The RNA shown here (c-di-GMP-I riboswitch aptamer) has 95 nucleotides and comes from Paenibacillus nanensis. Taxonomically the source falls in Paenibacillus (Bacteria, Bacillota, Bacilli, Caryophanales).

RNA sequence: AACUGAAAAAGGCAAAUCACGGGGAACUGUGAGACGCAAAGCCAAGGGCCUGAACCAUAGCGGGUAGAUGCUAUGGGUGGCAGCCGGUUGCCAAA
Numbered sequence: 001a002a003c004u005g006a007a008a009a010a011g012g013c014a015a016a017u018c019a020c021g022g023g024g025a026a027c028u029g030u031g032a033g034a035c036g037c038a039a040a041g042c043c044a045a046g047g048g049c050c051u052g053a054a055c056c057a058u059a060g061c062g063g064g065u066a067g068a069u070g071c072u073a074u075g076g077g078u079g080g081c082a083g084c085c086g087g088u089u090g091c092c093a094a095a
Stems, first nucleotide, its partner, number of pairs: 004093002012037002017032006035083001041088003046085002048081003055076007
C1' cells in the first nucleotide's frame, strides 16, 4: 500500500412511521423517530429498478365529406432511486 472487517476509540448516517411543505407521479425537503449501515460520504455520464403530467410517435375509440380538437393503450421522452450493482474519495484496525 492492497485486500479484508475481529476487538476497541472518536465521531457519523438514519429504514418504517408521524407532522408540516414541494411534486402529476415516482419520489423529495425540514422536524420527530431508529430498522439498520464501515462508506447508509459523494457521483444518476455504465447496468438495473420506479414514474409515465406536459411533449413526441404508433394503434384504437369517437367524430366527420375529409381533417382537427378530444379520450384510451403502448413505446419514447421527462423525472426519480446511491439503503440494488457500479464508479470515486475516506476514519480506525487484529489476523
The coordinates come from a structure-prediction model, not an experiment, and the mean pLDDT is 81.